[in-house]
RNA sequence: GCUGACAUAGCUCAGCUGGCAGAGCGCAGCACUCGUAAUGCUGAGGUCGCGAGUUCGAUUCUCGCUGUCAGCU
Numbered sequence: 001g002c003u004g005a006c007a008u009a010g011c012u013c014a015g016c017u018g019g020c021a022g023a024g025c026g027c028a029g030c031a032c033u034c035g036u037a038a039u040g041c042u043g044a045g046g047u048c049g050c051g052a053g054u055u056c057g058a059u060u061c062u063c064g065c066u067g068u069c070a071g072c073u
Base pairs, nucleotide, nucleotide: 001072002071003070004069005068006067007066010025011024012023013022019056027043028042029041030040031039049065050064051063052062053061
């Protein structure tokens, strides 16, 4: 330099064919307990990497950029 994949909550990741952004773990509170753990319930936490385009509407489609990983030279 070229090619491909990936970027979504604090972490690990879902999100099908464009139509209200989710799970598990973690965190906070409450219940239970003599107390803790475990368990149950509730809650907080997101400009979906950045910018532009298409569209009535974009996490999703298109283009560019940035970063990470892999391959080739």